Background: Predicted 3D model of a 79-nucleotide RNA (c-di-GMP-I-GGC riboswitch aptamer) from a Deltaproteobacteria bacterium. The source organism's lineage runs through Bacteria, Pseudomonadati, Myxococcota and Myxococcia. Of the family's consensus pairs, 95% are formed in the model. The sequence was found by an Rfam model in a public genome assembly.
């Protein structure tokens, strides 16, 4: 620095479901496992979602499992 493919060691956990916060989008916990080589950070872009309004424009928020871009990292492998 580039790959991700058979291995090894391990990780995380969508949908539901219970509890619990929020107006809300969603968020913790617990169960669940659809899938994941970053399904690790991150709201910077661009798309989505909420809420408020005069609903175009604006403000606040929301989300990393929707692309992108940036940090970081395990293991094997090329160079």
């Nucleotide at each position: 620095c580039c790959a991700g493919u058979a291995a090894a060691a391990g990780c995380c956990a969508c949908a539901c479901c219970c509890c619990g916060g929020g107006a809300g989008a969603c968020c913790g916990g617990g169960g669940g496992c659809c899938g994941g080589a970053a399904a690790g950070u991150c709201a910077c872009g661009g798309g989505u979602c909420u809420c408020a309004g005069a609903a175009u424009u604006u403000g606040a928020g929301a989300a990393a499992g929707c692309c992108g871009a940036a940090c970081u990292g395990c293991c094997u492998g090329a160079u």